SAM riboswitch aptamer (S box leader) from Aminipila butyrica, 125 nucleotides, folded computationally. Its mean pLDDT, the model's own confidence on a scale to 100, is 78. Lineage of the source: Bacteria > Bacillati > Clostridia > Peptostreptococcales > Aminipila.
Parts: sequence; structure tokens; C1' cells
RNA sequence: CCCUUAUCAAGAGCGGCGGAGGGAAUAGGCCCGACGAUGCCCAGCAACCUGUGUACUUGGAUGCGCAAGCAGAUCAAUAUAAAAGGUGCUAAAUCCUACAGAAGUGGUAUUCUGAAAGAUGAGGA
Repeated sequence: CCCUUAUCAAGAGCGGCGGAGGGAAUAGGCCCGACGAUGCCCAGCAACCUGUGUACUUGGAUGCGCAAGCAGAUCAAUAUAAAAGGUGCUAAAUCCUACAGAAGUGGUAUUCUGAAAGAUGAGGA
């Protein structure tokens, strides 16, 4: 770089450094920014993965029993909790629109759904 898949309207600082543009790319909007943005550090948030604890949940290897049934793991699923690790994130819906379809209108406007593009995790080539 490519493929698959899940999620993307929640949440997160009145800190330090730094000093000019920034909000992925193109275009159009709309915003943020010397009252110091973007970025970096710290701090925080909590989605995914890993592993841990708890459960009066479900399943169930297996055992017991003539049977009904009973027990039930160094097991699995689910729920939940706290701290940890791998990552991620911390203006605005992924800031909005762009393509297709639908609703709507005399025509616009406007709204909804999906796609595309993108971001992040997990898996793969």
C1' cells in the first nucleotide's frame, strides 16, 4: 500500500511547551485561531483487542442415579466492575455538502436513506 469486517450525533483540561496558521485530500460553505489555535508533553476519556476479578445468568465436558432428576470444571457464552497492557481519541455529526434514490415544491429550499471517500480497531494477503 491492498483485502475483509465492526464502529463513527456519547465521552474527555481554566495544565506546561511552542508561536501561525488550522479543521485528511479537491471544490464550495461554515467555523477555530495572538483572549495563543493546529502540534508536542502531561493529564483525561472510553470504543476495539489481550489478559484478570465477580455473577444469586445461560450452556455444558464429566460424574451420580433404575428413572424422574441431582451435582457441575484449571470449560464456553453473556452481563458487570476495577485496575493493567496494545492501540485510539480529547471544537463543531467523520463540521456540512459533492454521487444515487425517496419525500417535498409550480420551481427552488428543506428532509430522509444509501453509496463513495475518510478515521479507528480486529483479522488477512